This is a predicted structure of a 327-nucleotide part of an RNA (large-subunit ribosomal RNA, domain IV) from a mouse gut metagenome. RNAcentral holds the full RNA, with entries from SILVA. Its mean pLDDT, the model's own confidence on a scale to 100, is 88.
[in-house]
Context: one part of a larger RNA
RNA sequence: GUGUUGUUAAGGAACUCGGCAAAAUGACCCCGUAACUUAGGGAAAAGGGGAACCAACGAGAGUUGGUCGCAGAAAAGAGGCUCAAGCGACUGUUUAGCAAAAACACAGGUCUCUGCGAAACCGAGAGGUGAAGUAUAGGGGCUGACACCUGCCCGGUGCUGGAAGGUUAAAAGGAGAGGUAAGGCGCAAGCUGAAGCUUUGAAUUCAAGCCCCAGUAAACGGCGGCCGUAACUAUAACGGUCCUAAGGUAGCGAAAUUCCUUGUCAGGUAAGUUCUGACCCGCACGAAAGGUGUAACGAUUUGAGCACUGUCUCGACAACACGCCCG
Repeated sequence: GUGUUGUUAAGGAACUCGGCAAAAUGACCCCGUAACUUAGGGAAAAGGGGAACCAACGAGAGUUGGUCGCAGAAAAGAGGCUCAAGCGACUGUUUAGCAAAAACACAGGUCUCUGCGAAACCGAGAGGUGAAGUAUAGGGGCUGACACCUGCCCGGUGCUGGAAGGUUAAAAGGAGAGGUAAGGCGCAAGCUGAAGCUUUGAAUUCAAGCCCCAGUAAACGGCGGCCGUAACUAUAACGGUCCUAAGGUAGCGAAAUUCCUUGUCAGGUAAGUUCUGACCCGCACGAAAGGUGUAACGAUUUGAGCACUGUCUCGACAACACGCCCG
């Protein structure tokens, strides 16, 4: 000097991103226990008190008296607590080796497919899973206990249904056209040209699909602008106008979402970019990519307090181990 452990005056978080670490609490018995609540909980809430040994009494639990110590759960082991908010209902699951969470799952909700040789999936196939199941079943998507709810838009994309019309493949069909050429005509060049063979080929017939017509948003998704107006001012219940498929309803809101922003007001502090309660001007919340609440729960995140402390003011001392120095 480093590490580990222990003690520390006064103060007690002034440390620090942050009480990280440490300290404190601690088993048992008795008393006592709030808001809130899904009436189960919350709860060991919180907060107090007790305890050794001896004698007497008592059936005993125990009660009374006495004794000793700094200390009687005499050592070790053994919850710190409270208030408020966010997120997720909960118990669970996860990045074996930097993340345990607000992520995943979940019971519950809802949409959709599937009538059984089911749908879906694996396999080239046979075959298998589904299932030795049968719509109170099975697959897929989204949401995620519970409570109150879940608004408007079907124009686009998707899906479902429809089949009148338009378009439309192979195929069928074969009008017509070309080549070849016996023959015919011609002095010749050439013209014409039956059958056959061959190269093409119009009309016409015809499926799904698409166009088209409907439905469907707990399908993918979307949910406006400008101008004016009230007897102070301000604001605009009201009016006008343009556009749209429809113009964001309830609820919530500077939020895990707010750029401007440390918004403004209030609370807490001597002092608060964080926190809580409001306001609403929502850059850019919003209703199952759910909205808003919510008791309980959480090695979750945030703010505040009590207790406690070497975290700190600000260090010091001791033990042990190692380093270093001398021998």